[in-house]
């Protein structure tokens, strides 16, 4: 893009087209082919005439003529043509081009001659009969353009002679003699009545013309899973048939036709002009017009005829219908209409013969469902209209909205206009031109007439469409819009609803609470009387590739070779003109398509013209090329000589090493085997080891990207036979070549069959192991094969995943085999050349890897393949094969893929290197026990939430008796506890006091008071306060997967990145890799890369040494002064110490090693050495990681409650699990008693001394202390001395009871303490796991937050005492770098394969059962054409007087060929089946 459409939703108007595609399904009614009295007889009945009879004197009845119209028969003509449909047909049926010396043709047109005499019938009609009815029968009459005879013969038909031409029969012209063949008459003018003439028809013939038959070339579907077809089959001679050739029929010889250029079958289909798509080539179609072929209910037949084997004709047969008196009949819409059916789906039972054409007629005329028209249907094309112009307060109302505002929008409203179409009223063509009538004119024909014919005028007459189209006029914006769509492909985005629900959807994919994707509005896009969907075709698709592909890895090279047909071929000469190229002729129907005009107002549609119809066919010409004939040539090819090389093949023979059995000998206990065993062998003597034999198979080393062969494939030696291949030399043949559909042949393991052979090995089977299992892998045995003869099989990743042959094109470098050169005595080396085999690599090619003169470069020939993934190399079928199986080789269904190569990550029970308390080495835990605490589960009204591997669980919580709280149970409040405006009420509220209650809150009483302004005062207004209302408040309610901010974790791991540049088609690479080095992507050299940045270090702090300054509250060496003591005083600043400054460390020096780089090692000096030690800092980025309950915040949700306020409970609940700690199991230890030495803090509702009292917790007390000053302050472990002796203990200290103390309103639920008694588990802890590399573990004590008090044994610092141990990086667990594989990308917690069990769906086989199509064979056989008989019938012709023959011809019968039917089997084809096989999806 298109459509003969359909289906949704809409639907003003006109114009020209179209409109049963399915059931060639069945059909009610009407209607489609009839006509002509100027061929024929007759019939009623009308009009007129005339005769006659009746008699109610105007009507009836008989009769004759004459007129017009009708009507059945009879006769022509015509029905065969128009009109329908595609069933059937792959065929001379169609197209198209020739052919017919092998053919017809009514009506029509030319010309020629002609129509004479005579016969018999016979429809009708009358009578009779039969029959429901269709129709039938019999007798009697009767015409004619209907039928027969007979004369005539221009003429034709035959048979013949001659000339000329072809095509074999044979054509054409001229001529001659025999036979044989015609004919109708109707209707006008005149007439002297004899006749003549006109038109028409009619006989014969020849010519045209028109339409047809026949024959042939070519041309146009699939299917080979159809390969062989074929007995009238193929020719021939003789006949028969036709309008004509011919196996068209037939009867005899004869054996042949036809096929890979696809015969024969099966399947589908009318075919063409054209139609739709496409740039074209092509593809796909055949409605509508047009040209043709078939068919008419389904099969069969033949008659009439010019013409049919006949849509609206017969016969006969079948199926349906219908009528019927049951005896018998009738029909045939694929003509227009119109029904029912089946369909998604295709109209009116319409109007005219006015035009066009047809048929008949001399005409007038009829007829005409052909046509012409109008109706329905938006089915399509093509035109009009739903209105213009002006109109901002940018109205209202929607829609949103960041709450300003945007938009819908000049859109409406609201002015002024306009008047298309559609309404109404008027007026109103065209299509028409004949003909016929009537009346001139003029020619022709007749005889100068009539009369008839042509050509021209003048009058009269003819419209279904239709009172239409058009004009005019009136009125009034009045009657006329709507469909998709909006995520991207695509032009067009927002709200609200829904909540992986409802639902879209053409791919690709939206939708799980913020959806431009679903549904709905607003607003936009596109298109419009349509818009949008659904089918179908074509194009895009170079996606079947002829223009215009490919096969090495994406699909694709046959396993290899030989050759047959076939493509395709080398350098000359001549010739011929198939092919091919040029002119010219004819065709190439019209329409349609283009290009130019022209009518409809325009277009759409109608009309002219021109070109064009890419083609066929025929005639002339040309010869390059192909071809082909014909003769040369030597370059391809081949022969032929000489000459080495090679595991090329075959056969016979021959060796040696090793294994294994046999047999002796020696000689003991194991011996084999594995990760480790065991099975097995072995004391009857193995294994070992020495002899000696037996016997099969294989042939170590040489051995090599070394040779040979076509592959497959070949490997110990000789002998024989044999193939190829390569060089030399150039004698010889003279294109003999190359490919290779089919076919032949060979073809590895393994398998088959027959017979052998059998040492090793060694399916299968046996047994032992391993394991969850082990039908495996490991072992010990072993049979079939493995090997040999001789057949079968014919497959392999038969791979170089690369057919074969030739030619061409840059190189380097190894290797075999051969030759020349140069040199040499001779070689070798060297150096060319040819010929295999390899490797690297220019250009070229490739998606890219990669190939690269042994091409995957550039060319030529030839052949095989491929055409999305499974399904499937399978099913069926068919060929091969003993089998197994091998070749060929599909559908249905299902899937958005499958696949290639490459890059970037991630992963690997893959490699390399390297770190970490990651393992190892060590020390101390935990896991067992008591308890404390978190957690889960469990219970509860309620046990509030949150955290959930590492990275949740002593986490949020640095303090759950109230309160904290968020919960739960109960009572209250409703603008609210708390923030702001509003408006309103009240002075009254608040302190106080009464009532009720658990509070809370109600409910009374009760009334204080601020500040400013006005003001005399009262009292006003305004602020605060209170009522009460309305705006709002409030919410620890919901989403951490709407957020932001903070954090955890990877990880202090070394890493992420960029800009330019360069490379790659491109993702992407370099750079950031490589060699060192580091703690570092730290450096440093090297490099198509050069720079940069975030990240590492460093700059921050703390501590670790010094030096200055400073000098209380700190400190006290020297000095003085005091105490019982004490820096206590005075003074000092030396020192410790305090805090501010600065100083010091940088591989800086030295020695080594290193690319003398980067650094590393070792050393000095120095408090501190190699980042000193610690501590803040955490790149890109991951986990949708954590927190809406910290605070903030979108969106949702509560609003007399999910908001607030009280009591009270609960968060503490306990069969249970688990994390994380304290105590402990004890003697390196407990208990007692003595006795040293801290540091970091805190302290005013505090922190508290000294003195007292209590055994203690504490009580009293208050000095001092907002602090280097007072307290906390006695540290404690250590250590000194003593006691306990190994036990559930002088170990441990849970758990009860008892008394008591301290905070607070309050200590049941639920607090910490303290004395006295009580004294459980537990005697070092299973698999399993944690933490730590030095002031660290370990252990001891102290101090601080939170706090009233405390559940702290937690947390977060402090000082004290003070280790062990690291060989090492092989493993486990993290990371880092580089490489490599990968079918993984949510990225190994990936991914996937098979079974089994369900559902689902389509498919193969399957005893069978049921169709359909076709063949054989046979049997029966209507009608009906030939044919034969015709004894029955019998007008026309002949004989005959006649009677009757005869001759022609009917009927009836036989046969010969048939349709339908039957009965047998054969093939091919579908459906369907119990029960089966695999597939596909969930």
């Nucleotide at each position: 893009a298109a459509c003969g459409a359909a289906c949704g939703c809409u639907g003003g108007c006109g114009g020209c087209g179209u409109g049963g595609a399915u059931a060639a399904g069945a059909c009610a009614u009407g209607c489609a082919a009839g006509u002509c009295g100027g061929a024929c007889g007759g019939g009623a009945a009308c009009c007129u005439u005339u005769g006659g009879a009746g008699c109610u004197u105007g009507c009836u009845c008989c009769g004759g003529g004459g007129g017009a119209a009708c009507c059945a028969g009879u006769g022509g003509c015509g029905a065969a043509c128009g009109g329908g449909u595609g069933a059937g047909u792959a065929a001379c049926a169609c197209g198209u081009g020739a052919g017919c010396a092998a053919c017809c043709u009514g009506c029509c047109g030319g010309a020629a001659a002609g129509a004479g005499c005579g016969g018999g019938a016979u429809a009708g009609c009358c009578c009779g009969g039969g029959g429901a009815a269709a129709c039938c029968c019999g007798g009697a009459u009767u015409a004619a353009u209907a039928c027969c005879g007979c004369a005539u013969g221009u003429g034709a038909u035959u048979u013949u002679g001659c000339a000329g031409g072809g095509c074999a029969u044979c054509c054409u012209g001229c001529g001659a003699g025999g036979a044989u063949c015609a004919a109708a008459g109707g209707u006008g003018g005149c007439u002297u009545c004899g006749g003549c003439u006109g038109c028409c028809g009619u006989u014969u013939u020849c010519c045209g013309a028109u339409g047809g038959g026949c024959u042939c070339g070519c041309g146009g579907c699939c299917u080979a899973u159809c390969a062989g077809c074929u007995a009238g089959u193929u020719g021939g001679c003789g006949g028969g048939g036709u309008a004509a050739a011919a196996g068209c029929c037939c009867a005899c010889c004869a054996a042949g036709g036809c096929g890979a250029c696809g015969a024969c079958g099966g399947g589908u289909a009318g075919c063409u002009g054209g139609u739709c798509u496409g740039a074209g080539a092509g593809g796909a179609u055949g409605a509508c017009c047009a040209g043709u072929c078939a068919c008419a209910c389904u099969g069969g037949a033949a008659c009439u005829g010019a013409g049919a084997c006949a849509c609206g004709g017969u016969c006969c047969a079948g199926a349906c219908a219908c009528c019927u008196a049951c005896g018998g009949g009738u029909g045939g819409c694929a003509g227009c209409a119109g029904u029912c059916g089946a369909g998604a789906a295709u109209c009116a039972u319409u109007c005219a013969c006015a035009a066009u054409g047809g048929g008949g007629g001399a005409a007038a005329c009829c007829c005409u469902g052909a046509u012409g028209g109008u109706g329905c249907g938006a089915c399509g094309c093509c035109g009009c209209g739903u209105g213009g112009a002006g109109g901002a307060u940018g109205a209202a109302g929607g829609c949103u909205u960041u709450c300003g505002g945007g938009u819908c929008g000049u859109a409406a409203a609201c002015u002024c206009c306009u008047g298309u179409c559609a309404u109404c009223a008027g007026u109103g063509a065209g299509u028409a031109a004949g003909g016929c009538a009537u009346u001139g004119g003029u020619c022709c024909u007749g005889a100068c007439a009539a009369g008839g014919g042509g050509c021209u005028g003048g009058u009269g007459u003819u419209g279904a469409u239709a009172g239409u189209a058009g004009c005019u006029g009136a009125a009034g914006a009045g009657g006329a819009a709507g469909g998709g769509a909006c995520g991207g492909c695509u032009a067009a985005c927002u709200c609200c609803g829904u909540g992986c629900c409802a639902g879209c959807a053409g791919c690709c994919g939206c939708g799980g609470u913020a959806a431009u994707a679903c549904g709905g509005a607003g607003g936009u896009c596109c298109c419009a009387a349509g818009c949008g969907u659904u089918g179908u075709u074509c194009g895009g698709a170079a996606u079947c590739a002829c223009u215009g592909g490919g096969c090495g890895u994406a699909a694709a090279g046959g396993g290899u070779g030989c050759g047959u047909a076939g493509g395709c071929g080398g350098c000359g000469u001549g010739g011929c003109a198939a092919g091919u190229c040029a002119g010219a002729u004819g065709u190439g129907a019209a329409a349609u398509a283009c290009c130019g005009g022209g009518g409809c107002u325009c277009a759409a549609c109608c009309c002219c013209g021109g070109a064009a119809c890419g083609g066929c066919a025929u005639c002339c010409g040309a010869u390059a090329c192909u071809g082909c004939c014909a003769u040369g040539c030597u370059g391809g090819a081949g022969u032929a000589g000489u000459g080495g090389a090679g595991a090329g093949g075959a056969g016979u023979c021959u060796g040696g090493a090793a294994u294994u059995c046999a047999c002796g000998g020696u000689g003991u206990a194991g011996c084999a085997g594995u990760g480790a065993a065991a099975u097995g062998c072995g004391u009857a003597g193995a294994g070992a080891u020495c002899g000696u034999g037996a016997g099969g198979a294989a042939c170590a080393c040489u051995a090599g990207u070394g040779g040979c062969g076509a592959a497959g494939g070949c490997g110990a030696g000789a002998c024989u036979c044999u193939g190829g291949a390569c060089a030399c030399u150039u004698a010889c043949u003279g294109a003999c070549g190359c490919u290779g559909a089919g076919g032949c042949a060979c073809g590895a393991a393994g398998g088959c069959c027959a017979g052998g052979g059998u040492a090793g090995c060694g399916a299968a089977a046996g047994g032992g192991a391993u394991u969850a299992g082990a039908u495996a892998c490991c072992c010990c045995u072993g049979u079939a094969g493995u090997c040999c003869u001789g057949g079968c099989a014919g497959u392999a990743a038969a791979c170089g995943g690369u057919g074969c042959a030739c030619g061409u094109u840059u190189g380097g470098u190894g290797u075999g085999g051969g030759g020349a050169g140069a040199u040499u005595c001779g070689a070798c080396c060297c150096u060319c050349c040819c010929u295999g085999u390899g490797c690297c690599g220019g250009a070229g090619c490739u998606a890219a890897c990669g190939c690269g003169u042994u091409a995957a470069a550039c060319g030529u020939g030839c052949c095989g393949c491929c055409u999305g993934g499974g399904g499937a190399g399978u099913a069926c079928g068919g060929c091969c094969g003993c089998a197994a199986g091998g070749c060929u080789a599909a559908a249905a269904c299902u899937c958005a893929a499958a696949g290639a190569a490459a890059u970037u990550g991630a992963c690997g029970g893959g490699g390399a290197c390297c770190c970490g308390c990651a393992c190892a080495a060590g020390c101390g835990g935990u896991g067992g026990a008591g308890u404390a605490u978190g957690u889960g589960g469990c219970u509860u009204a309620a046990u509030u939430c949150g955290a959930u591997g590492c990275a949740a669980c002593g986490c949020g919580a640095a303090g759950a008796a109230c309160c904290u709280u968020a919960c739960c149970u109960g009572g209250g409040c409703u603008u609210g506890a708390c923030a702001u405006g509003c408006a309103u009420c009240g002075c009254u509220a608040a302190a106080c006091c009464g009532g009720u209650g658990a509070a809370a809150g109600c409910c009374g009483g009760g009334g204080a008071g601020u500040u400013u302004c006005u003001u005399u005062c009262a009292g006003g207004a305004a602020c605060a306060c209170u009522u009460u209302g309305c705006a709002c408040a409030g919410g620890u309610g919901c989403u951490g997967c709407a957020u932001g901010g903070c954090u955890g974790u990877c990880g202090u791991c070394a890493g992420c990145u960029c800009g330019u540049g360069u490379c790659g088609u491109g993702a992407g690479a370099u750079g950031u890799u490589g060699g060192g080095u580091u703690a570092a992507g730290u450096c440093c050299c090297g490099c198509a890369a050069c720079g940069a940045g975030c990240g590492c270090a460093a700059c921050c702090c703390c501590u670790g040494u010094g030096u200055u300054c400073a000098g209380u509250u700190g400190c006290c060496a020297g000095c003085a002064c005091g105490u019982a003591g004490u820096g206590g005083u005075g003074g000092g600043g030396a020192c410790u110490c305090u805090g501010g400054a600065c100083a010091g460390a940088c591989u800086g020096c030295c020695g080594g090693u290193a690319u003398c780089a980067a650094a590393c090692c070792g050393g000095a000096g120095g408090a501190a050495g190699g980042u000193g030690g610690g501590g803040a800092c955490g790149a890109c980025g991951u986990c949708a990681a954590g927190u809406c309950a910290g605070u903030a915040u979108g969106g949702c949700c509560c609003u007399u409650a999910c908001g607030c306020c009280c009591a009270g409970g609960g968060c503490u609940g306990c069969a249970c699990a688990c994390g994380u700690a304290c105590u402990a199991c004890a003697a390196u230890g407990c208990c007692c008693a003595g006795c040293a030495c801290a540091a970091u803090g805190u302290g005013a509702a505090c922190c508290g001394a000294a003195c007292c009292c209590g055994c203690g917790a504490g009580g009293g007390g208050g000095a001092g202390g907002a602090a280097a000053u007072c307290c906390u302050u006695g540290a404690a472990a250590a250590c000194u001395g003593g006691g306990c002796u190994c036990a559930g203990u002088u170990c441990g200290g849970a758990u009860u009871g008892g008394a008591g103390g301290c905070u607070g309103c309050a200590a049941u639920u639920c607090g910490c303490c303290u004395c006295c008694a009580u004294g459980a588990a537990g005697u070092c802890g299973g698999a399993a796991u944690c933490g730590c590399u030095a002031g660290u573990a370990a252990u001891g004590g102290c101090g601080c937050a939170u706090c009233a008090g405390c559940u702290a044994c937690g947390g977060c610092g402090c000082c004290g005492u003070g280790a062990a141990u690291a060989c090492g990086u092989u493993c486990c667990c993290g990371g880092g770098u580089c490489u490599u594989g990968u079918a993984c990308a949510c990225a190994c917690c990936g991914c996937c394969c098979g079974u089994c069990a369900c559902g689902u769906c389509a498919u193969g086989g399957a005893a069978g059962c049921c169709g359909g199509u076709c063949g054989u064979a046979c049997c029966c056989g209507a009608a009906g054409u030939g044919u034969c008989u015709g004894a029955g019938c019998c007008a026309a012709c002949c004989c005959g007087c006649a009677a009757g023959g005869g001759g022609a011809g009917c009927a009836a019968g036989g046969c010969c060929c048939u349709a339908a039917g039957g009965u047998a089997u054969a093939a091919c084809u579908g459906g369907u089946a119990a029960c089966u096989g695999g597939g596909a999806u969930g």

This is a predicted structure of a 1482-nucleotide RNA (small-subunit ribosomal RNA) from an uncultured bacterium. The sequence is in RNAcentral, with records from ENA and SILVA. The coordinates come from a structure-prediction model, not an experiment, and the mean pLDDT is 83.